Source information:
A computed fold for a 76-nucleotide RNA from Paucilactobacillus wasatchensis, annotated as transfer RNA. Lineage of the source: Bacteria > Bacillota > Lactobacillales > Lactobacillaceae > Paucilactobacillus. Rfam family: tRNA. Its family is annotated with triplet codon-amino acid adaptor activity in the Gene Ontology. The coordinates come from a structure-prediction model, not an experiment, and the mean pLDDT is 81. The sequence was found in a public genome assembly.

[in-house]
RNA sequence: GCCGACUUAGCUCAGUUGGCAGAGCAUCUGUUUUGUAAACAGGAGGUCGAAGGUUCGAAUCCUUUAGUCGGCACCA
Numbered sequence: 001g002c003c004g005a006c007u008u009a010g011c012u013c014a015g016u017u018g019g020c021a022g023a024g025c026a027u028c029u030g031u032u033u034u035g036u037a038a039a040c041a042g043g044a045g046g047u048c049g050a051a052g053g054u055u056c057g058a059a060u061c062c063u064u065u066a067g068u069c070g071g072c073a074c075c076a
Base pairs, nucleotide, nucleotide: 001072002071003070004069005068006067007066010025011024012023013022019056027043028042029041030040031039049065050064051063052062053061
């Protein structure tokens, strides 16, 4: 340099034909317990990497771009 994949909650990841953004773990509160853990109930937590476009409507489609990973090429 070329090609491909990935980027969504603190972490690991789903998200169907474009139509209210989710799960597990973690965290907080409560119940329970002599107490802790466990268990149970509830809560909080998101510019969906960034910018632009299409559309009544975009995490999802298109363009540009950043980062991570992998493959290939180059290394006279």